[in-house]
RNA sequence: GGGCCUAUAGCUCAAAGGCAGAGCACACGCCUCAUAAGCGUUCGGUUGUAGGUUCGAAUCCUACUGGGCCCA
Repeated sequence: GGGCCUAUAGCUCAAAGGCAGAGCACACGCCUCAUAAGCGUUCGGUUGUAGGUUCGAAUCCUACUGGGCCCA
């Protein structure tokens, strides 16, 4: 220098153009003499940034930024 993959909740990941979700964690409750385990409820997101396409974008296109891999 060239190419590819990736970025979504505190963490690990779904959502293949039409309501942004799950598990774990945190908080609260049940259970227990108590703690853990178990069960239930709740909380938590400008979907990396900036543009574009579309009636509608996490999703498609472009650029940039961070991370990873390959080639030279």
Transfer RNA from an Anaerolineaceae bacterium, 72 nucleotides, folded computationally. It matches the Rfam family "tRNA". By type it is a transfer RNA. Rfam's curators write: Transfer RNA (tRNA) molecules are approximately 80 nucleotides in length. The prediction has a mean pLDDT of 84. RNAcentral holds the sequence, with entries from ENA.